[in-house]
RNA sequence: AUAGAGGCGCGGUUUUCAUCAGUAACUGAAGGUAAGAGGUCUUCGCAAGGAUCUGCCGACAGCGAAAGGGGCAACCGCCGAAGGAAAAACUGUUGCGACGUUUUUCUUGGUUAUCCGGAGAAAAUCCGUAUAACUGUCGCUUGCGCGGAGAGCUAU
Numbered sequence: 001a002u003a004g005a006g007g008c009g010c011g012g013u014u015u016u017c018a019u020c021a022g023u024a025a026c027u028g029a030a031g032g033u034a035a036g037a038g039g040u041c042u043u044c045g046c047a048a049g050g051a052u053c054u055g056c057c058g059a060c061a062g063c064g065a066a067a068g069g070g071g072c073a074a075c076c077g078c079c080g081a082a083g084g085a086a087a088a089a090c091u092g093u094u095g096c097g098a099c100g101u102u103u104u105u106c107u108u109g110g111u112u113a114u115c116c117g118g119a120g121a122a123a124a125u126c127c128g129u130a131u132a133a134c135u136g137u138c139g140c141u142u143g144c145g146c147g148g149a150g151a152g153c154u155a156u
Base pairs, nucleotide, nucleotide: 001156002155003154004153007079009078010077011076012075013074014073016071017070026062027061028060031057032056033055037054038053039052040051041050042049043098044097045096046095047094048093082108083107084106085105086104087103088102089101090100109135110134111133112132113131114130116128117127118126119125137148138147139146140145
């Protein structure tokens, strides 16, 4: 350098199904409120700024979604597959946080279960530490077993 292996193996896309939810929005509406106020717009939240409007909130009734996340199936790319943490830059009017993209550093072999923590509408699911079991690989070992990490292991 090339080709491979681990196994409920990793990630992505599409269709479909349930959930989201009888929720949001819309219509009506008892009632309530006011300019020193309130609403709308600016990716999302908070605060501010700008623009614009004069109304706004509303138990209850009618009608009634979607996005994200998830299951099955098919297809695609693969075996640091991929995930996570931190920092920096970009994105939107400003600031902070979130989402997204890129770069750098560090970290995790894989799967399952449990406690805790975070995200989430959620007893779904995802992410993280710890513990336990199973399992692949290499090293040590008389044996039981012990230990290491994918920048590894096997073959050429």
Lysine riboswitch aptamer from a pig gut metagenome, 156 nucleotides, folded computationally. It matches the Rfam family "Lysine riboswitch aptamer". The family has 47 seed sequences and 3,224 matches in Rfam 15.1. From the family's description: Riboswitches are metabolite binding domains within certain messenger RNAs that serve as precision sensors for their corresponding targets. Allosteric rearrangement of mRNA structure is mediated by ligand binding, and this results in modulation of gene expression. This family includes riboswitches that sense lysine in a number of genes involved in lysine metabolism, including lysC. The RNAcentral record of the sequence draws on MGnify. The coordinates come from a structure-prediction model, not an experiment, and the mean pLDDT is 79.